The RNA shown here (FMN riboswitch aptamer (RFN element)) has 125 nucleotides and comes from Lachnospira eligens. It matches the Rfam family "FMN riboswitch aptamer (RFN element)". Rfam's curators write: The RFN element is a highly conserved domain that is found frequently in the 5'-untranslated regions of prokaryotic mRNAs that encode for flavin mononucleotide (FMN) biosynthesis and transport proteins. The model forms 100% of the base pairs in the Rfam consensus. Its mean pLDDT, the model's own confidence on a scale to 100, is 80.
RNA sequence: AUGGAACUUCAGGGCAGGGUGUGAUUCCCUACCGGUGGUAAAGCCCACGAGCCGAGGCGUAAGCCAGAGCAUGAUUCGGUGUAAUUCCGAAGCCGACAGUAAAGUCUGGAUGAAAGAAGUGAUAU
Numbered sequence: 001a002u003g004g005a006a007c008u009u010c011a012g013g014g015c016a017g018g019g020u021g022u023g024a025u026u027c028c029c030u031a032c033c034g035g036u037g038g039u040a041a042a043g044c045c046c047a048c049g050a051g052c053c054g055a056g057g058c059g060u061a062a063g064c065c066a067g068a069g070c071a072u073g074a075u076u077c078g079g080u081g082u083a084a085u086u087c088c089g090a091a092g093c094c095g096a097c098a099g100u101a102a103a104g105u106c107u108g109g110a111u112g113a114a115a116g117a118a119g120u121g122a123u124a125u
Stems, first nucleotide, its partner, number of pairs: 001125003006120005017029003031105002033095002035048004043093002053069001056065003075091005097108003
């Protein structure tokens, strides 16, 4: 210097104001928010994580373990430029499950899990 078993820490934001109503941060007007890696700087291009479903295993059952596999939202126009669906301007659009007056924003699973980021580092060459 390079590789690197193992370990540690970190790792998601957001309804102000108003209307209707017995009741809504859930409806209506309006407001607000945007995980990780890639790439000209990205919620809506590509890939990934999370969330919903779930083969299978254990159990009398309640339930627990596991995580193959499947599914998984949304953008256009103009400008600059070598290069941008990423920047600038404009107008749009999207957002798991359970609970509850119908929820991207409240409460809950979750003091969880995790893409990944940073660090320590046995040891090998």